Predicted 3D model of RNase P RNA and transfer RNA as a complex of 452 nucleotides. It holds a member of the Rfam family "Bacterial RNase P class A". About the family: Ribonuclease P (RNase P) is a ubiquitous endoribonuclease, found in archaea, bacteria and eukarya as well as chloroplasts and mitochondria. The family's RNA type in Rfam is ribozyme. Model confidence (mean pLDDT): 79 of 100.
């Protein structure tokens, strides 16, 4: 000084004025109730004080609290997850490791169990797409024939030979196709070849050594390798998990009204929120039409919480102790406006609660390390 | 707030062992008619909503997004 690579934090400040919106206690005034000089309950005014969106509050993809149906059952079926170990309330999460793959590093990315149970698929091309096969090529060593030559001869033909030809074979080195073609390479070795033999690499298996494992090794030692090709985000095996339903769950109170029709079922039924079969439990239910009310209370936020310290742990996390209370609306509150500062301000706004992941996101700011290049 | 489907030509919608992207209306040319309609031939029109991945090969299978439509109070 420049390109990079990972991991935290922040996400306009500050001030003055006016609102909202929850909650505390104070004063008042008004209605109620009671064991009435006083206590409590509502409710309006008033001024006071405390706190008031987000890292994602979002998508609703995962996993759980909590309610309600049986304390949530059995069994099939359907449906997740899937190297190993751990963490956790639980996980399609994190942590760590291990194996493969990209990079020149720092480091990133991985759906990664099983194809030696069984079934399925590969279109088009190609000889052939799986216990295959031989179109081009390569060989003629064996066997049959023709042809040629020589050589015997009973003038029929026998024999042995052959830089020849056919036919019956022999091969898979090599060429085609194709995503994919059944170990590479050298040597020997054949008629030509071939793991056919052998050195070397890679494979398979089994011992041993390290490691909880997952795997790993310049270790031994067994296999010539058509054993055991791909494809499981194709059916499928294995292991392991998972009842259903959602706060508009689900309680509790006022107010109203036509306690109403149709359809379907009918105690071997129905229902009890995806199928199906037991079991249990409850019983006239179910499902549309039509009728009413659109009120308040509750669950509603103190929690698997925060923030610091200490300790164990590589880490994810646990454990102890001190301290803190930090939105709770319900047409739905966190907002207007004015001064000023600067880098001029994204992405977006709670709605039962929580840990994950995913996606969206203007700009600061810290901190570890990599790689060029200089300079000392 | 919470739960469910959809997205394939201009509309509407079909596409299943994973190998070719398609009907029907509607557009455009021709024919036929004195002309239009109807009818008959014919032709053109695609990011299979985006965006990754698994596979030789994706509308189709698996992930991640968007966009659009339904349903869902209580009482008797």
């Nucleotide at each position: 000084u420049g390109a990079g690579u990972c991991g935290g934090c922040u996400g306009g400040g500050c001030g003055g004025c006016c609102g909202c919106u929850c909650g505390c206690g104070g004063a008042u005034c008004a209605g109620g109730g009671c064991u009435c000089u006083g206590c409590u309950c509502u409710g309006g005014u008033u001024g006071g004080u405390g706190g008031g969106a987000g890292g994602a509050a979002a998508g609703u993809c995962c996993g759980g609290g909590c309610u309600c149906c049986a304390u949530a059952g059995g069994g099939c079926a359907a449906g997740g997850u899937g190297c190993c170990a751990g963490g956790u309330a639980a996980c399609c999460c994190c942590u760590g490791g291990g194996g493969g793959g990209c990079g020149a590093g720092a480091g990133c990315c991985u759906a990664c169990g099983g194809a030696a149970a069984g079934u399925g698929c590969a279109a088009c091309a190609g000889a052939a797409a799986g216990g295959a096969u031989a179109c081009c090529g390569c060989c003629u060593a064996a066997g049959c024939g023709a042809c040629u030559g020589u050589c015997g001869u009973u003038u029929g033909c026998g024999a042995c030979a052959g830089u020849u030809c056919g036919c019956c074979g022999g091969u898979a080195a090599g060429g085609u196709u194709g995503a994919a073609a059944a170990g590479g390479u050298g040597c020997g070795g054949u008629a030509a070849g071939a793991g056919c033999g052998c050195a070397c690499c890679g494979c398979g298996c089994g011992a041993c050594u390290g490691g909880c494992a997952a795997c790993a090794g310049u270790u031994c030692g067994c296999g010539g390798c058509g054993a055991u090709g791909g494809u499981a985000a194709a059916c499928c095996c294995c292991a392991c998990c998972u009842g259903g339903a959602g706060c508009a769950a689900g309680g509790c109170c006022a107010a109203a009204u036509a306690g109403g029709a149709a359809u379907c079922c009918g105690g071997u039924g129905c229902u009890g929120c995806g199928g199906c079969c037991c079991g249990c439990a409850g019983u006239g239910g179910a499902u549309u039409c039509g009728g009413g009310u659109a009120g308040g209370c509750u669950g509603c936020u103190u929690g698997a919480g925060g923030u610091c310290u200490g300790c164990g742990g590589u880490g994810a996390c646990g454990c102890a102790g001190a301290u803190c209370c930090c939105a709770g609306a319900u047409g739905a509150a966190u907002g207007g406006u004015c001064g000023u500062c600067c880098a001029c301000g994204a992405c977006a706004g709670a709605a039962c609660c929580c840990g994950g992941c995913u996606u969206a996101u203007a700009g600061g700011c810290c901190g570890a390390c990599u790689c060029a290049c200089c300079u000392u | 707030g919470g739960g469910u489907g959809u997205u394939u030509a201009g509309c509407u919608c079909a596409g299943u062992u994973g190998g070719g992207a398609g009907a029907g209306c509607g557009a455009c040319g021709g024919c036929c008619u004195u002309a239009c309609a109807a009818g008959c031939c014919g032709u053109a029109g695609g990011u299979c909503g985006c965006a990754g991945g698994u596979u030789c090969g994706a509308c189709c299978c698996c992930u991640g997004c968007a966009a659009c439509a339904c349903c869902c109070a209580c009482c008797a």